[in-house]
């Protein structure tokens, strides 16, 4: 001083005028109820439940609020079983409420390196695919060649060339990829056909490690290809649907069943509980079970007679609940390579319903581009100071939480590697 890699934080401030949402106190009013005064209107106090564009005070958008891609708490289904089909994940030990997540390590690959990347089980269960090119692409194979026997040319000989026939895959050629390497033995030429050493692969054994796996030593047959991010097999795990989930309150004509009374019964009429709940028309049925429910089928299983269900037409969207204290954050300390977890103290950070934090002026911060002036440098160019002039990212809760993935002008920190100069 250059260039690389890994990981964090922040992401405008400040004051002014004016305006917003929630909750809290206050202050002003209506109702209602209980008390106390009071001959009556009435008057106070308390307690509920409302208004008021009153006043006052606290707090009020993310780090990804976005993408809806996992995994949940939380509701309902619904008492919730077995099987098939589907669907997820795939090295190994951990963390976690869970996961396709997060740590940490094991294998293989990149990179000089720090690091970074894997759809990391299984090809000897089966099926398929390897284009063109080459003799051939999976128990494949002979184009070019290399020997050897034999016939025929052609030569003075050595030998050459061409036909058939047999042996070869060691050398050349094709491709991403060719049936182990290199090195000698051997042969007619060759060849794990033998031999040495390596690499794989299979047994055996010893050490390390929680495991994946590593490293050691021996034996041996010589080696029978990629490719599952292609069907496939394996092992592991998995209800379903979702806050528009789901309750309460109010409003609605009207139907049904039980009861008790009105005249003894019927009819009818009224009182009470319950269930259903907008009309009109159909179908099956009524415990010998219609129809429905249990993510797609099965078994099975449950609801089901005031029943179930299809088909047309109609209307309504009121109020509260859920909804914000949490698998929450913080700060010290202990374990742990680390994710993470225990313990003690402390903190309460928006809960909105057409949907709330905004408008405007100053002043600086940041960053870019221009002047002018210094100083440092041969120069390029840096540094300090001042003006001017533009210009400030990605983006907005909607039941909440652990992630992951995308998006971000611009600043700040820390560890690490490589070069090259100095001391």
């Nucleotide at each position: 001083c250059g260039a690389g890699c890994c990981g964090g934080c922040c992401g405008g401030a400040c004051g002014g005028u004016c305006g917003c949402g929630u909750c809290a106190g206050c202050g002003c009013u209506g109702u209602g109820c209980u008390c106390a005064c009071a001959c009556g209107c009435g008057u106070g106090a308390g307690c509920a439940u409302g208004g008021c564009c009153g006043c006052u005070g606290c707090c009020g958008a993310g780090g990804a609020a976005c993408g809806u891609c996992c995994g949940g708490g939380c509701u309902c289904c619904a008492c919730a079983g077995g099987g098939c089909a589907g669907g997820g994940u795939g090295g190994u030990u951990g963390c976690u409420a869970a996961c396709a997540g997060c740590a940490a390590c094991c294998c293989g690959g990149g990179g000089u390196g720090a690091c970074c990347c894997g759809c990391g089980g299984g090809a000897a269960a089966g099926u398929g695919c390897c284009a063109c090119a080459g003799a051939a692409a999976a128990c494949a194979g002979a184009c070019c060649g290399c020997c050897c026997g034999u016939c025929c040319g052609c030569g003075u000989c050595a030998g050459c060339g061409g036909g058939c026939g047999g042996g070869u895959a060691a050398g050349g050629g094709u491709g991403a990829a060719a049936c182990g390497g290199u090195g000698g033995u051997g042969u007619a030429a060759g060849a794990g056909a033998c031999c040495a050493c390596c690499a794989g692969c299979g047994c055996c054994u010893c050490g390390g490690g929680u495991g994946a796996c590593c490293g050691g030593g021996g034996c041996g047959g010589c080696u029978c290809g990629g490719u599952a991010a292609a069907c496939c097999c394996c092992a592991c795990c998995c209800g379903g649907a979702g806050c528009a989930a789901g309750g309460u309150c109010a409003a609605g004509a009207g139907g049904g069943c039980c009861u008790c009374g009105c005249c003894u019964c019927a009819c009818g009429c009224g009182g009470g509980g319950c269930c259903u709940g907008c009309g009109c028309g159909g179908a099956c049925g009524c415990u010998u079970g219609a129809g429905g429910g249990c993510g797609g089928c099965c078994c099975g299983u449950c609801c089901g007679a005031u029943g179930u269900c299809c088909g047309c037409g109609g209307g309504u969207a009121g109020a509260c609940c859920g909804c914000u204290a949490g698998a929450g954050c913080c700060u010290g300390u202990c374990g742990g390579c680390a994710a993470c977890g225990g313990c003690a103290g402390g903190c309460c950070g928006a809960g909105a319903u057409g949907g709330a934090u905004g408008a405007c002026c100053g002043u600086c911060g940041g960053c870019c581009g221009g002047g002018a002036c210094g100083c440092c440098g041969u120069a390029a160019g840096g540094c300090a100071u001042c003006c001017c002039g533009g210009u400030u990212a990605c983006a907005g809760a909607a039941c909440c939480c652990g992630g992951c993935g995308u998006a971000c002008a611009g600043g700040c920190c820390g560890a690490c590697u490589c070069g090259u100069c100095c001391g």
Molecule: Bacterial RNase P class A
Organism: Actinomycetales bacterium